Model confidence (mean pLDDT): 76 of 100. Predicted 3D model of a 363-nucleotide RNA (Bacterial RNase P class A) from Draconibacterium orientale.
[in-house]
């Protein structure tokens, strides 16, 4: 160069006319206005109320190791088992003692096994032969099915076989020595200790509920002494809360039906787990110290239109040593705040910077 994995940033800029929200002003005017995802609404929280109270249950999420965070089903860095890729590198899974349940078909059987088949003994027939049949033991090496048949191979035994003993190996479990904060790695000891998978179960740990159309205040107006039913301190009935216990409002009460005004205005509402810049600790997510900044707050919803030039990228002409230089088209993605912040997850035209790998070429 040319194919590739993975970090991050930008994502359109100036100019001049006109408008349009907030903010400050008496006016002039000044200053200020939509993102990395404002999307999904999946998670954790700040706020608010319930509310003066809790407790147990059920539901529900996590579950390796160590740190980060206000927290979390997140985030940084690891471990171990396993999947893809040649390989950068992409993923999935992770509490655990005992125990309970499945593993379809094939197979004799899926762990208390025996089809062939091997072997002891007994009977019996003949071809008299460790022949052949049949019965009762023993067997699990040999075949065979199946992903998996009771760790492998070899030697010795044994009626014939087996970890049934023994030699290496291979799980597992213990003790020990380096490394590591940790899970964990390596190595060496010792012990015949020796079948897999998933899934329930059951342990720890966590969780109050609703959610800005939350909530709180003002004014304006108006008619509830209209009906029912149930109750009145020996508590009907709401609330906290999915359920029980508790706990607390409740008598001019609660629930239902009809019937009347109102629908208007203020707060919450943006100075924040805030931005930027330097810096300290740290492998890093982060964080310590200092300084500078105020950068939407609408409420049918404002943040726009038009004009030029500019920059990228794509083509068409010319033109040059050269993607050099001019000229003209024609395009610039995903997408638009609504309390408000920290993740996840999805979408995106193109340009850039950096680390890395694979094969081939030069020097």
């Nucleotide at each position: 160069g040319c194919a590739g994995u993975u970090g991050g940033u930008c994502g359109u800029u100036c100019u001049g006319u006109c408008g349009c929200u907030c903010g400050u002003g008496a006016a002039a005017a000044c200053g200020u206005g939509a993102g990395g995802a404002a999307a999904g609404u999946c998670c954790g929280g700040a706020c608010a109320a319930c509310a003066a109270a809790g407790a147990g249950c059920a539901a529900c999420g996590c579950a390796u190791u160590u740190c980060c965070u206000a927290a979390c089903g997140g985030g940084a860095a690891g471990a171990u088992a396993c999947u893809u890729g040649u390989g950068a590198a992409a993923g999935u899974a992770u509490a655990u003692c005992a125990g309970c349940g499945a593993a379809g078909a094939a197979g004799a059987a899926a762990a208390u096994a025996a089809c062939c088949g091997c072997c002891u003994c007994a009977a019996a027939a003949c071809u008299u032969g460790u022949u052949u049949u049949u019965g009762c033991g023993g067997u699990a090496a040999g075949g065979g099915u199946g992903a998996g048949a009771a760790g492998g191979u070899g030697a010795g035994g044994u009626a014939a076989g087996a970890g049934c003993u023994c030699a290496c190996c291979g799980g597992a479990a213990u003790u020990g020595u380096a490394a590591g904060c940790a899970a964990u790695u390596a190595c060496a000891u010792u012990u015949g200790c020796c079948g897999u998978u998933c899934g329930c179960c059951u342990u720890g740990c966590g969780u109050g509920u609703u959610g800005c159309a939350a909530u709180u205040c003002c004014a304006u107006g108006u008619a509830c002494a209209c009906c029912g039913a149930u109750g009145c301190u020996u508590g009907a009935g709401g609330g906290c809360u999915g359920c029980u216990c508790g706990c607390u409002c409740g008598a001019a009460a609660u629930c239902g039906g009809g019937g009347g005004g109102u629908a208007g205005g203020a707060a919450g509402c943006a100075a924040g787990a805030g931005u930027c810049g330097a810096u300290u600790u740290g492998u890093g997510a982060a964080u310590u110290u200092c300084g500078a900044c105020c950068c939407a707050g609408a409420u049918a919803a404002a943040u726009g239109a038009c004009a030029g030039a500019a920059u990228u990228u794509c083509g068409g002409a010319a033109u040059u040593a050269a993607u050099u230089u001019u000229c003209c088209g024609a395009a610039a993605a995903c997408a638009g705040a609504a309390u408000c912040c920290g993740g996840c997850u999805u979408a995106c035209a193109g340009a850039c910077c950096g680390a890395c790998u694979g094969a081939c070429u030069u020097u």
Its Rfam family is "Bacterial RNase P class A". The family's RNA type in Rfam is ribozyme.